[in-house]
RNA sequence: GCUCGAUAAAGGCAAAACAUCCGAAAGGGUGUGACGCAAAGCCAACGGCCUGACACCAGAAAAUCUGGAAAUGGCGGCAGGGCUGCCGAG
Numbered sequence: 001g002c003u004c005g006a007u008a009a010a011g012g013c014a015a016a017a018c019a020u021c022c023g024a025a026a027g028g029g030u031g032u033g034a035c036g037c038a039a040a041g042c043c044a045a046c047g048g049c050c051u052g053a054c055a056c057c058a059g060a061a062a063a064u065c066u067g068g069a070a071a072u073g074g075c076g077g078c079a080g081g082g083c084u085g086c087c088g089a090g
Stems, first nucleotide, its partner, number of pairs: 002090004012037002017032006035077001041083003047078001048075003056068005
């Protein structure tokens, strides 16, 4: 340096749920908590998925409501990709 994760050790992260805060929502922060994870560290301009605010289109009688379409919003613990990394084995 490359490949791998059988065993062991040191340590790490933290699903659901609950509380609280932020958000239109999806979802996120923090705390409690551990289902799991060898990258469940970081990134996100690709695919996928979620939401549907503003603006837009249509209808109804204006405020408004209903429907359509819509990411400049999210997920990354959905697959793949980029960057970095602990321990061990070969």
This is a predicted structure of a 90-nucleotide RNA (c-di-GMP-I riboswitch aptamer) from Desulfosarcina sp. Rfam family: c-di-GMP-I riboswitch aptamer. Rfam links the family to the GO term cyclic-di-GMP binding. Its mean pLDDT, the model's own confidence on a scale to 100, is 85.